[in-house]
RNA sequence: GAGUUUGAUCCUGGCUCAGGACGAACGCUGGCGGUGUGCUUAACACAUGCAAGUCAACGAGAAUUUAUCUUCGGAUAAUAGUAAAGUGGCGAACGGGUGAGUAACGCGUAAAUAACUUGCCUUGGAGAUUGGGACAACAUUGGGAAACCAGUGCUAAUACCAAAUAAUGCAGCGGGCCCUUCGGGGCAUAGUUGUUAAAGUAGGCUUCGGCUUACACUUCAAGAUAGAUUUGCGUCCGAUUAGUUAGUUGGUAGGGUAAUAGCCUACCAAGACCGAGAUCGGUAGCUGGUCUGAGAGGAUGAUCAGCCACACUGGAAUUGAGAUACGGUCCAGACUCCUACGGGAGGCAGCAGUGAGGAAUUUUGCACAAUGGGCGAAAGCCUGAUGCAGCAACACCGCGUGAUUGAUGAAGUUUUUAGGAAUGUAAAAAUCUGUCGUAAGGGAAGAAAUGUUUCGGAUGUUAAUACCAUCUGUCAUUGACGGUACCUUACAAGAAAGGACCGGCUAACUUCGUGCCAGCAGCCGCGGUAAUACGAGGGGUCCUAGCGUUGUCCGGAUUUACUGGGCGUAAAGGGUACGUAGGCGUUUUAAUAAGUUGUAUGUUAAAUAUCUUAGCUUAACUAAGAAACUGCAUACAAAACUGUUAAGAUAGAGUUUGAGAGAGGAACGCAGAAUUCAUGGUGGAGCGGUGACAUGCGUAGAUAUCAUGAGGAAAGUCAAAUGCGAAGGCAGCCUUCUGGCUCAAAACUGACGCUGAGGUACGAAAGCAUGGGGAGCGAACAGGAUUAGAUACCCUGGUAGUCCAUGCCGUAAACGUUGGGCACUAGGUGUGGGAUUUAACUAACAAAUUCCGUGCCGUAGCUAACGCAUUAAGUGCCCCGCCUGGGGAGUACGGCCGCAAGGCUAAAACUCAAAGGAAUUGACGGGGGCCCGCACAAGCGGCGGAGCAUGUUGCUUAAUUCGAGGCAACGCGAAGAACCUUACCUGGGUUUGACAUGUAGGGAAAAACCAUAGAGAUAUGGUGUCCUUCGGGGCCCUACACAGGUGGUGCAUGGCUGUCGUCAGCUCGUGUCGUGAGAUGUUGGGUUAAGUCCCGCAACGAGCGCAACCCUUAUCCUAUGUUGCCAGCGGAUUAUGCCGGGGACUCGUACGAGACUGCCAGUGCAAACUGUGAGGAAGGUGGGGAUGACGUCAAAUCAUCACGGCCCUUACGUCCUGGGCUACACACGUGCUACAAUGGCCGGUACAGAGAGCAGCCACUCCGCGAGGAGGAGCGAAUCUUCAAAGCCGGUCUCAGUUCGGAUCGCAGUCUGCAACUCGACUGCGUGAAGCUGGAAUCGCUAGUAAUCGGAUAUCAGCCAUGAUCCGGUGAAUACGUUCCCGGGCCUUGCACACACCGCCCGUC
Repeated sequence: GAGUUUGAUCCUGGCUCAGGACGAACGCUGGCGGUGUGCUUAACACAUGCAAGUCAACGAGAAUUUAUCUUCGGAUAAUAGUAAAGUGGCGAACGGGUGAGUAACGCGUAAAUAACUUGCCUUGGAGAUUGGGACAACAUUGGGAAACCAGUGCUAAUACCAAAUAAUGCAGCGGGCCCUUCGGGGCAUAGUUGUUAAAGUAGGCUUCGGCUUACACUUCAAGAUAGAUUUGCGUCCGAUUAGUUAGUUGGUAGGGUAAUAGCCUACCAAGACCGAGAUCGGUAGCUGGUCUGAGAGGAUGAUCAGCCACACUGGAAUUGAGAUACGGUCCAGACUCCUACGGGAGGCAGCAGUGAGGAAUUUUGCACAAUGGGCGAAAGCCUGAUGCAGCAACACCGCGUGAUUGAUGAAGUUUUUAGGAAUGUAAAAAUCUGUCGUAAGGGAAGAAAUGUUUCGGAUGUUAAUACCAUCUGUCAUUGACGGUACCUUACAAGAAAGGACCGGCUAACUUCGUGCCAGCAGCCGCGGUAAUACGAGGGGUCCUAGCGUUGUCCGGAUUUACUGGGCGUAAAGGGUACGUAGGCGUUUUAAUAAGUUGUAUGUUAAAUAUCUUAGCUUAACUAAGAAACUGCAUACAAAACUGUUAAGAUAGAGUUUGAGAGAGGAACGCAGAAUUCAUGGUGGAGCGGUGACAUGCGUAGAUAUCAUGAGGAAAGUCAAAUGCGAAGGCAGCCUUCUGGCUCAAAACUGACGCUGAGGUACGAAAGCAUGGGGAGCGAACAGGAUUAGAUACCCUGGUAGUCCAUGCCGUAAACGUUGGGCACUAGGUGUGGGAUUUAACUAACAAAUUCCGUGCCGUAGCUAACGCAUUAAGUGCCCCGCCUGGGGAGUACGGCCGCAAGGCUAAAACUCAAAGGAAUUGACGGGGGCCCGCACAAGCGGCGGAGCAUGUUGCUUAAUUCGAGGCAACGCGAAGAACCUUACCUGGGUUUGACAUGUAGGGAAAAACCAUAGAGAUAUGGUGUCCUUCGGGGCCCUACACAGGUGGUGCAUGGCUGUCGUCAGCUCGUGUCGUGAGAUGUUGGGUUAAGUCCCGCAACGAGCGCAACCCUUAUCCUAUGUUGCCAGCGGAUUAUGCCGGGGACUCGUACGAGACUGCCAGUGCAAACUGUGAGGAAGGUGGGGAUGACGUCAAAUCAUCACGGCCCUUACGUCCUGGGCUACACACGUGCUACAAUGGCCGGUACAGAGAGCAGCCACUCCGCGAGGAGGAGCGAAUCUUCAAAGCCGGUCUCAGUUCGGAUCGCAGUCUGCAACUCGACUGCGUGAAGCUGGAAUCGCUAGUAAUCGGAUAUCAGCCAUGAUCCGGUGAAUACGUUCCCGGGCCUUGCACACACCGCCCGUC
């Protein structure tokens, strides 16, 4: 920096990722070289080999082999004074390994030793004399399995011992000088006493006595080196470890040590450590450094280097300069091995190596050539230190796997919209090169010249030119690695590329498979049939001999915050005060110099890191130099600030004096109202209680009422924005005692102050203990209700308790969810207490100023926002408490407290990716306000009961094709299922197909008709020759592309539709406000049918909706006048616009007018509303229709149509026959007809509108009871078809299952049609079922509406139409009103909801 809490936002906050690193491991892959690194686990056990020896000290001293001799047995010589062993010296205390222990002067750093040691080495002084006796080896004897041991005897030394000499040695005594931390120490010395040494070997020379050189030896002093001890500071976690300690702390004396010291002992004293964390527990080697980080830090302590500790486990000493000793000794233990069972041996945390453990870590290699170590005079010997090699991509670094040209953009593959695109200059092909590789050759290169030897030179020593030592020149010699690095030549692109990833974070996309399966996943999350997230292919991205995964650390994480966080509501202020330690602290002067600052010195090992150079071809790697190492110590200096000391000051704090307010606290006493109870009186049936009841009380007299009495508790009015108190808290009145506070004016003290870990005190209610008290109220409990239940809410009772005294408890949403103190920073307005002034004698009121409290509003500022704002959550200082994701959990365990209840302190495992705060927009609420709608109400008529029609569920079936499912499916798709339709079922056929297009080939035929077979489709046979511009077209057959699908997915889609809803809403631009989501506008006051309009307003405008524009209807004007009309004129008829004519009227068709709250009155700012206002045919949208905003319901439809994937292809396509969609126990919806007299029946009679018509409507005539039939005029229609019914008039029936009702059934017919059985409609005659107005529930309708009456049309051969859509006739009732039901709109409020209450979510089983 990013992802992740939300619908979105800001914040808080956790989780996760991108980076770097590694002694790593695992998976896939693997060409070379250089340099490094390699048991992190079992300080587990170890076979085998090696890792420490060496020596001119000493004595003794082989074998083997060879040679010679031989008596053939052997002897002698050389090997050889060699090997091996022993005595002795030095070394073995180094080097190498490991990290178990250790929280410590162990380590780091800086000091101290005036409290010490130091072999070998260096420098200087002095010396090295004379003797002695042993012990190994060896020889021999004995024991033992062995290891080994014992006895006797011989012998040497640089082994051991004695003596001499000796100092400036050591020890004691004595004085001198100097220093001192006063304890002591150093130096020199005329002194004095005692005491302490030694060893030779080798070379040379020799007069054989010795001399000399080198090394060795003794002693003293000094140095160097190496150690030892002590001290300051630093060095992990836990307080759920708070007290520890008897050699403990100190002293004296003694012992002991190299040296100080309770290091040890005796005695004496009673101390010592600890909240600045003792003791105890856990973990751990420490450091230079390493990794990370901007740094501060955090983590770590492999390799390299310093220190420490350890060496099978524990303990102990010996030797020695040095050890309490890795490859020494002794003891004990465990384990392993040998054994003759008596006894012995061993210690890989040295190098290799083995087993075991483990995710995991190498060869039983070469060499001492180099560097270094031990011994030695040296040669040299030893050296698993070390140098090299081997194994391992374990890490870092370097190189390569080719380069150039090369388009037909090859083939293949993938994909595609089928054209193409991608892989891709990639390949092929051509030309070139040779790192690497293979082969051969060179290179005895470099790493190696010290040392030694030969020949010289110089110097020193000496009598000496010998010898020896040192320095120098020259010659020769020495290589594990290794025939290695490197060089040359030849060959040939030849042998050399993979891994992870591609949803976002995060660079990189498509196809197929799969179908919440298989699987992926670091977090968020993918997968339920179109997966860029799984698996595969293609393509791409990143890194590259590696790439990923896992693990760990730091970072990001300011997520422990020193740098650099917080605590009103997100986690977080202790319930409150007092006060200890501690922290912090007013002002002046002087001193000091601890803190502070500066300068200098010492140190801060080397390596590492940084910079600059240099060496390997480069780099890694290595080397040199520089700077740095931020620390510590010492010295000097400064004196502002802090500290300390001294002397002052008065502004902080306190004391005194005078006033004042108050429910501050404690104790005693007193009064009144009310409840209850008791007694008495009156009275007589209920009371009480609830939403409604009941339990309960009451004729044994309640409730009610009056009087008297008893007892307990609580404090009306005043009373409040009030007062007091540290908080909890405090309220009738009086008295006593008592704490604190405020104001005023002076005086006094002189920093006495603030905070406060632990600690102490106080601390509501409930609870506990003891003893009182007990009226009311009232947990528990009982009963009654409520309820599905009701261990509750409501009611009737009622015990603890509530009250008092004493003692405990110690917690609360103990809250202002805001610790205390001090200072500063605009105001306004209330209120409580004081003082002063205006102001004047007093009182009251008012105003102003000021001090102390207590509220509200508000600027700056702060805050995530809300909000806070002189009573801060602002700006600063000081001190305390507390927080670090949610859950587990304020829980468990432990401890402390408590009589108990319980309190205080306070985790972890495990689990989730969130939990949370504030604010925003919606939705929701049995929240609020306003408003609307046939929403309710007021009415009228229905449905639900009956029969039938129709649709649906269910059931049935070979099939009963499919879809539609609350409103918004159910007389719906279907405006017409007998065949067809038809998609379903049975059976029979067919396969380029019933239908379309194209290509290729072929044909003379094809269509049609006839005959036969068949249920038909069809099959067989026969007849049968189209058009032409002569190219061909049409037709048929065959083959191939393809057709076809009412198969699936309406949750892949388009289009169309339903619904909320004809509800009044839904948005945008600019501006403004807000960190932002968003807000404003659109809210408010009115008004409207309306976001309709007006006013106001940080908004101003605009868009889609509303309205209007459109159609129709109601009135009129004008124009026109046939097929329409007929007033006036004329004619004709029994009659009729029938005719001549006419345009007046009706009507038709057009064009216009008209209605706009325009006018009046009232109300109102206006918009607007009101009015039996006027006018007008119509009045406030005149009535009706069309018209449906942004969106919601993954709403409906893949079966109207279209369309993407998927599926079928002799079938899920297609043709045909018959059947089915019409079935039938039941259930539901929608209708029709009724149940009758407002009626039925019979007869007569009147008045529409809108439509339709040639395969049609059909006048009229005749026949039939009728449906109809037979003739037949008119009309493609304002001309003809063409006729309403209820109504009205008259008659009859008289309340019945009827002259109501018509179902059902029988018979006989008519019509349509190829066909009327399943399965049509209609007619006539007969039959005459249920039904007498319909339970709960429910539907429609506000006017030409409901109700009622008939008519027409689409579809259609006919029709199951009682349906649908239109048309007119007759023609009501009611609306007080908005409390309630349903739906909707606006504002507001709450919210833990956002899939949005059909939500979310808790508990029990």
This is a predicted structure of a 1405-nucleotide RNA (small-subunit ribosomal RNA) from an uncultured marine bacterium.
Model confidence (mean pLDDT): 81 of 100.
It matches the Rfam family "Bacterial small subunit ribosomal RNA".